[in-house]
Context: one part of a larger RNA
RNA sequence: GGACGAACGCUGGCGGCGUGCUUAACACAUGCAAGUCGAACGGAGUGCCCUUGACAGAGGCUUCGGCCAAUUGAUGGGAACACUUAGUGGCGGACUGGUGAGUAACGCGUGAGGAACCUGCCUUCCAGAGGGGGACAACAGUUGGAAACGACUGCUAAUACCGCAUGACACAUACUUAAGGCAUCUUAGGUAUGUCAAAGAUUUUAUCGCUGGAAGAUGGCCUCGCGUCUGAUUAGCUAGUAGGCGGGGUAACGGCCCACCUAGGCGACGAUCAGUAGCCGGACUGAGAGGUUGACCGGCCACAUUGGGACUGAGAUACGGCCCAGACUCCUACGGGAGGCAGCAGUGGGGAAUAUUGGGCAAUGGACGCAAGUCUGACCCAGCAACGCCGCGUGAAGGAAGAAGGCUUUCGGGUUGUAAACUUCUUUUAAGGGGGAACAGUAGAAGAGGGUACCCCUUGAAUAAGCCACGGCUAACUACGUGCCAGCAGCCGCGGUAAUACGUAGGUGGCAAGCGUUGUCC
Numbered sequence: 001g002g003a004c005g006a007a008c009g010c011u012g013g014c015g016g017c018g019u020g021c022u023u024a025a026c027a028c029a030u031g032c033a034a035g036u037c038g039a040a041c042g043g044a045g046u047g048c049c050c051u052u053g054a055c056a057g058a059g060g061c062u063u064c065g066g067c068c069a070a071u072u073g074a075u076g077g078g079a080a081c082a083c084u085u086a087g088u089g090g091c092g093g094a095c096u097g098g099u100g101a102g103u104a105a106c107g108c109g110u111g112a113g114g115a116a117c118c119u120g121c122c123u124u125c126c127a128g129a130g131g132g133g134g135a136c137a138a139c140a141g142u143u144g145g146a147a148a149c150g151a152c153u154g155c156u157a158a159u160a161c162c163g164c165a166u167g168a169c170a171c172a173u174a175c176u177u178a179a180g181g182c183a184u185c186u187u188a189g190g191u192a193u194g195u196c197a198a199a200g201a202u203u204u205u206a207u208c209g210c211u212g213g214a215a216g217a218u219g220g221c222c223u224c225g226c227g228u229c230u231g232a233u234u235a236g237c238u239a240g241u242a243g244g245c246g247g248g249g250u251a252a253c254g255g256c257c258c259a260c261c262u263a264g265g266c267g268a269c270g271a272u273c274a275g276u277a278g279c280c281g282g283a284c285u286g287a288g289a290g291g292u293u294g295a296c297c298g299g300c301c302a303c304a305u306u307g308g309g310a311c312u313g314a315g316a317u318a319c320g321g322c323c324c325a326g327a328c329u330c331c332u333a334c335g336g337g338a339g340g341c342a343g344c345a346g347u348g349g350g351g352a353a354u355a356u357u358g359g360g361c362a363a364u365g366g367a368c369g370c371a372a373g374u375c376u377g378a379c380c381c382a383g384c385a386a387c388g389c390c391g392c393g394u395g396a397a398g399g400a401a402g403a404a405g406g407c408u409u410u411c412g413g414g415u416u417g418u419a420a421a422c423u424u425c426u427u428u429u430a431a432g433g434g435g436g437a438a439c440a441g442u443a444g445a446a447g448a449g450g451g452u453a454c455c456c457c458u459u460g461a462a463u464a465a466g467c468c469a470c471g472g473c474u475a476a477c478u479a480c481g482u483g484c485c486a487g488c489a490g491c492c493g494c495g496g497u498a499a500u501a502c503g504u505a506g507g508u509g510g511c512a513a514g515c516g517u518u519g520u521c522c
Stems, first nucleotide, its partner, number of pairs: 001522004006518005013392006019385002021350001026348003030345003035091003040088002043085005049078003059068003098303003107228008117220002122216007130164001132162002139154006170195011200208003229275003236266003241263004246258003278300004282293004305326005328339004356382001358381003364378001365376004395425004405416004430463001432458005466511005471492003477506005487494002
C1' cells in the first nucleotide's frame, strides 16, 4: 500500500447492486417449509331431480254426513348429475433447502479404465394386453383406553393382491461355428430344453396410461496412476492381517463374508501413532515465483439430538419415514404416551459481533394432474444494518470598504479571506406538493413488488459535513496552559518554566458520508 462475512469510537443526506451467527453441530415456545391425483376405486356428506305424499290447507261444491282441490311439504324410496373428501391405490416425500460436527480418506482434484455393473420418469423402435379367483381398508355393529392408539365380528371395490394361458431379439443350461484373447473367457451367430408379463380410465376413437424386450439419454456404482497440512521429543505396524483355492453374498469386482491352505503384507521415498482440517472451481495479495484463504456463487463429500439397525423403493441405510438403546424436554387418570429448527422467520444462551415470528406464487424452477389447477419460507420481492462497492448531492457566477468578529503582532500590521454580507442565476441530484404511468408476457387471461421505478408541471438556496492529523518517517505551525506532573507514543522518542511532540484555541494539511482505531492475511 492492498484486502475483509469484520468489530469499536466520533459523525451521518440519498439512490443502485451485493452481503449479513466467523462464537454453542448449545437448547428450543409458536406459525409455516411436501404434497398431489375423483380421468385408478368403493363409500360417505351436501346440493339438485323424480316419486311417495302424513298433517295442514286458500278456494269451490254440497243432500250439511262430507267431497274436490291450487300451493307448501315431514317421512320413506330411486337412479343420474354437480361439489367436497376420511379411506384403498398411484406418483412424489432419495429433489429442493440447511450445516461443516466428523473425515488426512480414492474424501476431493485431475487423468485413465470397467471383458465386473445398475438406472424410475424421458426419447426412438419391436412385440403384447386372453381368461379367472380370493381378500383387506373404508363402512356397520360390539368393545378396550385418560390419551396416543387399538381389538373382535360382518360387508365391499379397484390401475391393490394372487393363480392359469400366451410369449422372445430376454434370461438360464447344454452342445456348436467364426473371430479375438496367454488363459478362466469375450464378441457375433446357430441348435435344443426350460423360465418369466399385463390394467385400465375418460368429456370414446383419440388421448393418457399398462406388460415384455432392444437401443439412447440422464443419473449413479466400482477400480487404478498422480497430487492433497504438521510432528521422529511417534520407528516399528499388521491374524481377515497378505495371498491362494473353493463357496456365499452383491446390480457388480473384491477378505466384502466364510471354510481350508500358504506366511505373508506395510515401513526413513516416513508405515503406525498423535495433532489439525471438509476438498475444489475460485478469492486476497504479489512484477512474477510464491504466500494466505475456501464467507457469498458453483461442483463433490459428509451429517441431520447421540449411537446402532434394517424396511420400502429405480434410487435411502432416508433432515421435516420406521424400529431399538442413551441423554434431555413435555403430557398423564401413573397404566402409558409425545418430541427433535445444522429448513424460513423467531426465542433464550454464548459472544466484540450478525436482520422481519413480512408479501406473493406474477416470473424462473420443482412435485402431482389429460387439463383447469393445487402445493412450493426453493425462488421472486419488500423490511432492518454506511457491513461493502459504485453513483449523486450538501449550490453556481460575480463580489475588497480586503467589513465585523476571532487569532496573532515587532502595535505598523498580518491572517481567517472572495470566505461572508450583497447582487444575479440554477432547481440538475435528493426531499416536499400536484398530475400521468409502465416493461418484465403471452394464442388469450393472470403483477406480490406497486400507483413503485420512470416522465411532466410546480415551490424555493431552500433539506444535508464530518473525522483524523500537523517533531522526523509524513502533507500540514503559532499562541496560551502545564512544568519528568498531567499526559502522548507505530518506531525514533517528547514533558524537569520560553514544549511546532502533553491539553486548549486559532490556523493549516489529508480524506470525505465517511474518518480514525483494533484484529487477521499478502
Overview: Small-subunit ribosomal RNA, 5' domain from an uncultured bacterium, 522 nucleotides, folded computationally. The coordinates come from a structure-prediction model, not an experiment, and the mean pLDDT is 81.